[in-house]
RNA sequence: GCCGACGUAGCUCAGUUGGUUAGAGCACGGGACUCAUAAGCCCGGGGUCGGAGGUUCGAUCCCUCCCGUCGGCA
Numbered sequence: 001g002c003c004g005a006c007g008u009a010g011c012u013c014a015g016u017u018g019g020u021u022a023g024a025g026c027a028c029g030g031g032a033c034u035c036a037u038a039a040g041c042c043c044g045g046g047g048u049c050g051g052a053g054g055u056u057c058g059a060u061c062c063c064u065c066c067c068g069u070c071g072g073c074a
Base pairs, nucleotide, nucleotide: 001073002072003071004070005069006068007067010026011025012024013023019057028044029043030042031041050066051065052064053063054062
């Protein structure tokens, strides 16, 4: 340099052939339980869906460019 995959919560990841509230587990906070702690139980907070444009009535999803990570080729 070329090709490909990926980027969504603090972490690991789902998700929708474009529309309804953007989710799970772990972690974190609170409650209850207990003599106390842990586990398990109940509740809760937390997201510009990598960035910028475009298409569209409408984009996390489609298109383009850029940034980053990983892999392959040279």
This is a predicted structure of a 74-nucleotide RNA (transfer RNA) from a Nanobdellota archaeon. Its Rfam family is "tRNA". Rfam classes the family as a transfer RNA. Its mean pLDDT, the model's own confidence on a scale to 100, is 80.